[in-house]
A computed fold for a 74-nucleotide RNA from Nannocystis sp., annotated as transfer RNA.
The coordinates come from a structure-prediction model, not an experiment, and the mean pLDDT is 81.
The source organism's lineage runs through Bacteria, Pseudomonadati, Myxococcota, Polyangia and Nannocystis.
Rfam family: tRNA.
It was read from a public genome assembly.
RNA sequence: GGGCGUGUAGCUCAGUUGGUUAGAGCGUUGCCCUGAUAAGGCAGAGGUCGCUGGUUCGAGUCCAGCCACGCCCA
Numbered sequence: 001g002g003g004c005g006u007g008u009a010g011c012u013c014a015g016u017u018g019g020u021u022a023g024a025g026c027g028u029u030g031c032c033c034u035g036a037u038a039a040g041g042c043a044g045a046g047g048u049c050g051c052u053g054g055u056u057c058g059a060g061u062c063c064a065g066c067c068a069c070g071c072c073c074a
Stems, first nucleotide, its partner, number of pairs: 001073007010026004019057001028044005050066005
């Protein structure tokens, strides 16, 4: 330098044919329970969907460029 793949919550990952409010598990906060902890129960917080543009009535999803990481080739 070229090709391919990945990028969504603190971590690991889903997300259907583009459709109105973006989710799960773990973690975390508060409360309940306990003599106290763990476990368990209830409730909550937490997201510029890598960035910038484009297409569209509408984009996490489609297109282009760029960035980061990984694999392969040179």